[in-house]
Context: one part of a larger RNA
C1' cells in the first nucleotide's frame, strides 16, 4: 500500500452528473389500509401490535419465569409527477433493455384459386392439403373520447372522345443503274438496288374523373369599440386548402432561468397555470387513461462513512528483515 470484510462520536446527501455504493426495510400471525379504477384492481398501501420457556386449563385464556435482545440467524423499503397500455424481444460475453422491436385492436390495400405475394432457369415447391369471418403487404398499436380541411402536385385506380405515339403493314415519290434517243451537255423504258410520305397500329404520355388511416400540404397585409390596451368586426392580395377539436416554454420553445403560482432558507430541474406555438395537432395519429416496470425525469420520508473527515480492527496480498 492494495483488496475483501466488520465498526464509530456529532451531523444525516452538505458526497456526486445522479444517493453510485452501502445503510436502511425483511419471516409468521393479528389489527389496519388512501386518492383512483378498467370494480379486477390499487394492496403486502401506508400505518400499528404480536412473537421465548414454565404451570394451570379441553380450549379461550390466565398467572409465573429469564434475557440488552424471544422471526434472538435468515433474499420486498414506501410516495407523487410525465411518457410508453399490459406479458414478452433485442443491440452476442465489449457503451445502450429503452421511450426501440412485438403485441391484441384499427385501418388501408392486393387476392375468386393452377389465388395473390415469394423462392428458382425450369419442373416445381412456399402460400394450403388453407378459400375473403382466408392468405400476402403498408401503417397505427389496448381501452376510453376522437379523427377537421385540401385531389392543385406526386402516386395509385377508373375511363376512353381527341392529340401524340414503335416494330409491323403500306408503297406516293426520289436516288442509282442503262437498252435506247441525241453531234453535245443530257434525257431516259422495264428490270435491280438505295431509300421512303399519306394511310393503318398497341399500351404509354398528354387528356377526363375518383381516391389522403396514398406520398403529401394546411397564407398575408392593413383597418376597427366612448381612458389606454385587445380587436368579435371590415377592407385586401394570394392559394389546391389555408390548422378544426384537443393539447401546448412540451422528449417539440431558439429569445429563455419566458411569466404568475407551488415546493425549498435558497430552486437553470420539477410541478401547476398562461399562450407570445422562432418551428404542437389528429392512425409517421390527437388527448386523456386504471394497470404494468432492473425504463426516464423530479420530489419528500427513513437510512446511512456517499460526504464533513477521517479513525480504529480482522483476513489476504504487496513490501521489508531473519
Nucleotide at each position: 500500500g492494495u483488496a475483501u470484510u466488520g465498526u464509530c462520536a456529532a451531523g444525516g446527501a452538505a458526497c456526486u452528473c445522479g444517493g453510485c455504493a452501502a445503510a436502511a426495510u425483511g419471516a409468521c400471525c393479528c389489527u389496519g389500509u388512501a386518492a383512483c379504477u378498467u370494480c379486477g384492481g390499487g394492496a403486502g398501501a401506508a400505518a400499528g401490535g404480536g412473537u421465548g420457556c414454565c404451570u394451570c386449563g379441553a380450549a379461550a385464556g390466565a398467572g409465573g419465569c429469564c434475557g440488552c435482545a424471544g422471526a434472538g440467524a435468515a433474499u420486498u423499503g414506501g410516495c407523487c409527477c410525465a411518457a410508453c397500455a399490459c406479458c414478452g424481444u433485442u443491440u452476442a460475453a465489449g457503451c445502450a433493455a429503452a421511450a426501440a422491436c412485438a403485441c391484441a385492436g384499427g385501418u388501408c390495400u392486393a387476392u375468386g384459386c393452377g389465388a395473390a405475394a415469394c423462392c428458382g432457369a425450369a419442373a416445381g415447391g412456399u402460400g394450403a392439403g388453407g378459400u375473403a369471418u382466408a392468405u400476402g403487404g403498408g401503417c397505427u398499436g389496448a381501452c376510453g373520447c376522437c379523427u377537421g380541411c385540401c385531389c392543385g402536385g406526386u402516386g395509385c385506380u377508373g375511363g376512353a372522345a381527341g392529340g401524340u405515339u414503335a416494330a409491323g403493314g403500306g408503297g406516293a415519290g426520289a436516288u442509282g443503274u442503262u437498252a435506247u434517243a441525241g453531234a453535245a451537255u443530257u434525257c431516259g423504258a422495264a428490270g435491280c438496288a438505295u431509300u421512303g410520305a399519306a394511310c393503318u397500329u398497341a399500351a404509354g404520355c398528354c387528356c377526363c374523373a375518383g381516391u389522403a388511416a396514398a406520398c403529401g400540404g394546411c397564407g398575408g397585409c392593413c383597418g376597427u369599440a366612448a381612458c389606454u390596451a385587445u380587436a368579435a368586426c371590415g377592407g385586401u392580395c394570394c392559394u389546391a386548402a389555408g390548422g378544426u377539436a384537443g393539447c401546448g416554454a412540451a422528449a417539440u420553445u431558439c429569445c429563455u432561468u419566458g411569466u404568475c403560482g407551488g415546493g425549498u432558507a435558497a430552486g437553470u430541474u420539477c410541478c401547476g397555470a398562461c399562450c407570445c406555438g422562432c418551428a404542437c395537432g389528429a392512425a409517421a395519429g390527437g388527448c386523456g387513461u386504471a394497470a404494468u416496470g432492473a425504463u426516464u425525469u423530479g420530489g419528500g420520508c427513513g437510512c446511512u462513512g456517499u460526504c464533513u473527515c477521517g479513525a480504529c480492527a480482522a483476513u489476504a496480498c504487496a513490501u521489508c528483515c531473519g